Predicted 3D model of a 136-nucleotide RNA (c-di-AMP riboswitch aptamer (ydaO/yuaA leader)) from a soil metagenome. The RNAcentral record of the sequence draws on MGnify. Rfam family: c-di-AMP riboswitch aptamer (ydaO/yuaA leader). From the family's description: This family represents a conserved RNA structure found upstream of the ydaO and yuaA genes in Bacillus subtilis and related genes in other bacteria.
Parts: sequence; C1' cells; structure tokens
RNA sequence: UGCCUAAGCUCCGCGCCAUUCGUGGAGCGCGGGGGAACCACAGGAAGCGAUCGCGGCUUCCGGGGGCGAAUCGGCCAACGCCGAAGGACACUUCCGAGUCCGAGCCCGUCAGCUAACCCCGUCGGCGCUUAACGGA
Repeated sequence: UGCCUAAGCUCCGCGCCAUUCGUGGAGCGCGGGGGAACCACAGGAAGCGAUCGCGGCUUCCGGGGGCGAAUCGGCCAACGCCGAAGGACACUUCCGAGUCCGAGCCCGUCAGCUAACCCCGUCGGCGCUUAACGGA
C1' cells in the first nucleotide's frame, strides 16, 4: 500500500516507555443462527399399476442440521486424475481474455419459511514497491 474473508472503525477502563502494543468492556458498521400466523413438507432409489394428470402398491437403502463458493459426475483396487455447478483476481458495473479456488470446520437426535422477540461472530491467511489484462 493491496488481496481473500462478515471479520473493520470509534470510545472508555486497566497494564504500560505507548496516541501506536497487550487486555477487559461499550457503541457503530458488517456478518450469522434461533424464533408465529399463512404457506410448504411429511425421506431417497428402483419396479409395478392406473393414467390427460394426480392419488396407490412392492422391494431395497437411510437420522437430521449449520457456517462456507467449496457441491456434483466420471475414471481408478488405492494413491490420485479429468470435468461440471459455483467462487476469487487492484475505483465500480457489464462484456471478453488469462490465472487460481472448487476446502475445512461445527451442532449432537434437534431446528422448513417466519413479524415481534432472543442469541452469536467480528478470526485467520497472503502479496507488492510504479506494477496489478483489454473494451465500454
């Protein structure tokens, strides 16, 4: 001085050489979860029957949910590979090009949506020194 991310700013107290650091708290900003009515749902796959369509039956399998772009498909004994949905890249948006990501973690049998209301987070990681693509 920039990038990813919600993850930044201000104030007060204490520690202290400190306006700069550490720490506790508050506010603002940004972000997330829970939570009515109404509405929705009442598992997934395959097969069968009916059939304009819906409703039905049988077998097999299977808890559910949250943050996040990070979920899905194919190949492989495995390691791993290929690809798609989706995501990021220097004022902003759109179009085009190129490069990269396409993880991980949490709740604990429990949560659809959801006004009022309630609760929580504000970490961490990486780069640059005139460079950070082109057009509108």
Model confidence (mean pLDDT): 81 of 100.